[in-house]
Context: one part of a larger RNA
C1' cells in the first nucleotide's frame, strides 16, 4: 500500500467555529472535459501464449495467428459525472409570535455553619480513638448567652430533571450576552455536509506577578500501631485551595462509542413546546432513561439517542516488550508537553 477494522481484544483526535481539499437536492436545455461507441496511425524484433512444421523424440529451431489491456487523430451518442444558462422549494438560512433552562461575563446583596476576637454565667474537664497518648485547659478550657471580624460553599428545593460543543455549571436580584426548541408559511433560493493545516476553547494539579486565607490539607513534626511504619488512625500544620492578570494544554478530556444526513416493530417513564377534549386520554415536535422485536456481534450487548441497514468527509490501528523512551525539530519561565523511531529480546 491493499484489504480488514477502531464500545471492551491494537486503533475516535478533549472540543469547536472553519480554511484548502473532498463530496452534494429538483426540473429543462446546451458543450462534450471525465465516459461509452467506431475507423485511422503506431504500440520493434526476440521472448511469453494458441495452433501448426522441422531435426528418430524433447530440449531446440520455424511459419501463422492472437496479443502488446497504452497513446495519438478524427467520425459519433448524451443516460451518469463535470460545465454553462434558466428552474423548483422538500435542504439551509432569514422573518413573526411564544415559552423553557446551574448556559456566559460583570456587580450587588442574603442566611445558616465552622473559626477567631471582646463580654456575661460557670467549674473541672475537654478532645480524641478499636483502646490510647500528642494537644488543648485552674493564666479559668470545654459547655452556654451577647456582641465583632473574616474567608469560603451555597442545606430544603434537587429528580438516570434541566442548560452548554466540550472542559463543565446549582444561594438571589441586577445589566450585558450566546445557543437551542415549538407554531406559522406571505421572504431568500441549494446559500449545504465534513474538514488536513493554521486559530479558538479546554478538569484538577503545577508555574509567575500581587492580594487574600476561615476551613480543608501535599509537604513536614509529635502521638499512636507494628518485628519495622518514611503508611492506613489521632493531634497539629506549610504550600495550595480563593481572587485578579499571564503562563501551561494535560484527564478513566469516558458514552472508553468522530461529525452529517436518510431509512428500518413495538412498549413504558421524564423534561419543554403544539394541538384535539368537559376531563380521562389522545396525536405530534424535540430532549433524555428504562424494557424489547428484526437485525448485529467472538461474547458482553446494541437496538430509531444503534454497536442494523446505507452514502459523504475526517481522524486513528497493524504481534508483545524495548517505549509513548532517544535522537531532533516545534512550543513552554519551568515542571513539561507535542511529533516520534531503532538496535535488541520473545
Nucleotide at each position: 500500500u491493499u484489504g480488514g477494522g477502531u464500545g471492551u481484544a491494537a486503533a475516535g483526535g478533549g472540543u469547536g467555529a472553519g480554511u484548502a481539499g473532498g463530496c452534494g437536492g429538483u426540473u429543462u436545455u446546451g458543450c462534450a472535459a471525465g465516459u461509452c461507441a467506431g475507423a485511422u496511425g503506431u504500440g520493434a524484433a526476440a521472448u511469453a501464449c494458441u495452433g501448426a512444421a522441422g531435426c528418430u523424440u524433447a530440449a531446440c529451431u520455424u511459419c501463422a495467428g492472437a496479443a502488446u489491456u497504452g497513446c495519438a487523430u478524427u467520425u459519433g451518442a448524451a443516460a451518469c459525472u463535470g460545465c454553462a444558462a434558466a428552474u423548483c422549494u422538500u435542504g439551509a438560512g432569514a422573518g413573526u409570535c411564544g415559552g423553557a433552562g446551574a448556559g456566559g461575563u460583570a456587580a450587588u446583596c442574603g442566611g445558616a455553619a465552622u473559626u477567631c476576637c471582646c463580654g456575661g454565667u460557670g467549674u473541672a474537664g475537654c478532645g480524641g480513638u478499636a483502646a490510647a497518648a500528642u494537644g488543648c485547659g485552674u493564666a479559668g478550657a470545654g459547655a452556654u448567652c451577647g456582641g465583632g471580624a473574616g474567608g469560603a460553599a451555597c442545606a430544603c428545593c434537587a429528580g438516570u430533571g434541566g442548560c452548554g460543543a466540550a472542559g463543565g455549571c446549582g444561594g438571589a436580584u441586577u445589566a450585558c450576552u450566546g445557543g437551542a426548541c415549538g407554531a406559522c408559511a406571505a421572504c431568500u433560493g441549494a446559500c449545504g455536509c465534513u474538514g488536513a493545516g493554521a486559530c479558538a476553547c479546554g478538569a484538577a494539579a503545577g508555574c509567575g506577578u500581587g492580594g487574600g486565607g476561615a476551613g480543608c490539607a501535599a509537604a513536614c513534626a509529635g502521638g499512636a500501631u507494628u518485628a519495622g511504619a518514611u503508611a492506613c488512625c489521632c493531634u497539629g500544620g506549610u504550600a495550595g485551595u480563593c481572587c485578579a492578570c499571564g503562563c501551561u494544554g494535560u484527564a478513566a478530556a469516558c458514552g472508553a462509542u468522530g461529525a452529517a444526513u436518510g431509512c428500518u416493530a413495538g412498549g413504558u417513564g421524564u423534561g419543554g413546546g403544539g394541538u384535539c377534549g368537559a376531563a380521562a386520554g389522545g396525536c405530534u415536535c424535540c430532549g433524555u432513561g428504562c424494557c424489547g422485536g428484526a437485525g448485529u456481534u467472538a461474547a458482553c450487548a446494541c437496538a430509531a439517542u444503534a454497536a442494523g441497514c446505507a452514502u459523504u468527509c475526517c481522524a486513528c490501528c497493524u504481534g508483545g516488550g524495548g517505549a509513548g523512551u532517544a535522537c531532533g525539530g516545534c512550543c513552554g519561565c519551568a515542571a513539561g508537553g507535542u511529533u516520534g523511531a531503532a538496535a535488541c529480546c520473545c